Order: sequence, then structure tokens, then C1' cells
RNA sequence: UUAAUAUUUGGGCAAACUUACUGAAAAGUAGGGACGCAAAACUAAAGAGUCUAAGUAAUUGAUAUUAUAUGACAGCCAGUUGCUUAA
Repeated sequence: UUAAUAUUUGGGCAAACUUACUGAAAAGUAGGGACGCAAAACUAAAGAGUCUAAGUAAUUGAUAUUAUAUGACAGCCAGUUGCUUAA
């Protein structure tokens, strides 16, 4: 801008990045910021997974290596619950 038309309201959350703080780390909290999400609400010992490795154990020439969650992740899947709508 065009067409159709019953096809609507209030809105919500907040990725990356960044600042400060916490933490061994993963990551978290708060502010800024919006990539997106009709469950991006809740649940981490209901399930299955992912990340980290302080501590511990073992190994080693070594300041290193390997294993391990009681730590973390719900915006991976999943379970539970909820809202809108004529549907």
C1' cells in the first nucleotide's frame, strides 16, 4: 500500500553483549540491553541429559594428567500447572 474480515484487549518473559558483586569453576544476583518465546511459568533425588572439578583418589620428570558432584544448567528433551480465544 492492496485484499479479506468474526479474526480482539491488557500485556508478560528476556538471548548475546555489557557494568558491579558472589563463586575454584560451571554459573548465579542486580542494572543496562532485546535475539527470540503462546508456557522462555514451576520442577535438578519424578525421568533422561549437559557443564564444571574446589575437595578427594590415582598417576607423574612436572606448576601437569585422569576419574569423580555433595556444585551448576529449565531458553535441550521431558513432567506438572496456568492464561487468551468462536475455535
This is a predicted structure of an 87-nucleotide RNA (c-di-GMP-I riboswitch aptamer) from a Eubacteriaceae bacterium. The model forms 95% of the base pairs in the Rfam consensus. The sequence was found by an Rfam model in a public genome assembly. Taxonomically the source falls in Eubacteriaceae (Bacteria, Bacillati, Clostridia, Eubacteriales). Rfam family: c-di-GMP-I riboswitch aptamer. Rfam 15.1 lists 5,092 matches to the family in 1,772 species.